[in-house]
This is a predicted structure of a 74-nucleotide RNA (transfer RNA) from a Patescibacteria group bacterium. It was read from a public genome assembly. Its Rfam family is "tRNA". It is annotated as a transfer RNA. The coordinates come from a structure-prediction model, not an experiment, and the mean pLDDT is 81. Lineage of the source: Bacteria > Bacteria candidate phyla.
C1' cells in the first nucleotide's frame, strides 16, 4: 500500500437493533465496625460507548469515512 481485528466510566470488561438516560468487578469518596490501620459490611459519585456521517418509527449495536492502537501480507 493492501487485507483482517479491536476502541464503552480512572483501570478490566458486559452489550450483536426496543427490557439500556448502559450493568459488574477493581480503584475513589462517605459512613459503620476498630485505640487506629487493614480486613469486612452498607451506601454515593463516575461512560451522551473514540470522531463524524448515513439506515431506520428506533443505533453502543448495521453501513461509510477518518484518527489512533494490533497483526498479516509483498
Nucleotide at each position: 500500500g493492501c487485507c483482517g481485528c479491536c476502541a464503552u466510566c480512572g483501570u478490566c470488561u458486559a452489550g450483536u437493533g426496543g427490557c439500556c438516560u448502559a450493568g459488574g468487578a477493581c480503584a475513589u469518596c462517605a459512613c459503620g465496625u476498630u485505640c487506629u490501620c487493614a480486613a469486612u459490611g452498607u451506601g454515593a459519585a463516575g461512560a451522551u460507548c473514540g470522531c463524524g456521517g448515513g439506515u431506520u418509527c428506533a443505533a453502543a449495536u448495521c453501513c461509510c469515512g477518518c484518527u489512533g492502537g494490533c497483526g498479516g501480507u509483498a